[in-house]
Molecule: FMN riboswitch aptamer (RFN element)
RNA sequence: AGUCUGUUUCAGGGCGGAGUGAAAUUCUCCACUGGCGGUAAAGUCCGCGAGCCCUUCGGGGUAUGAUUUGGUGCAAUUCCAAAACCAACGGUUAAAGGCCGGAUGAAAGAAACGGAUG
Numbered sequence: 001a002g003u004c005u006g007u008u009u010c011a012g013g014g015c016g017g018a019g020u021g022a023a024a025u026u027c028u029c030c031a032c033u034g035g036c037g038g039u040a041a042a043g044u045c046c047g048c049g050a051g052c053c054c055u056u057c058g059g060g061g062u063a064u065g066a067u068u069u070g071g072u073g074c075a076a077u078u079c080c081a082a083a084a085c086c087a088a089c090g091g092u093u094a095a096a097g098g099c100c101g102g103a104u105g106a107a108a109g110a111a112a113c114g115g116a117u118g
Stems, first nucleotide, its partner, number of pairs: 002117009016030004032097001033087002035048004043085002051062004067083005089101003
């Protein structure tokens, strides 16, 4: 170094303009946002995470989704150009990716310090 392990800290963004209306950050038009690991740099590839249900506590089920074309290159569904698409649950004077709530939560994971082994 690697492996195992303890403690601590960190760990999700976004409604601005116009319209209709008694009422909309929920509808319509334009604009806006993008967790973690892998891989040529990814919301859409591969895998993982938050809710709920079951559990013999190992885990299982489910919500839970969405991309193409062209270019460069050794290599890119990741870059560049163009055009698309997707976004849990409960609440609401009116239907929510963005407001309020569970949540000052949990967690994929990241970092720091220590212990064991070597």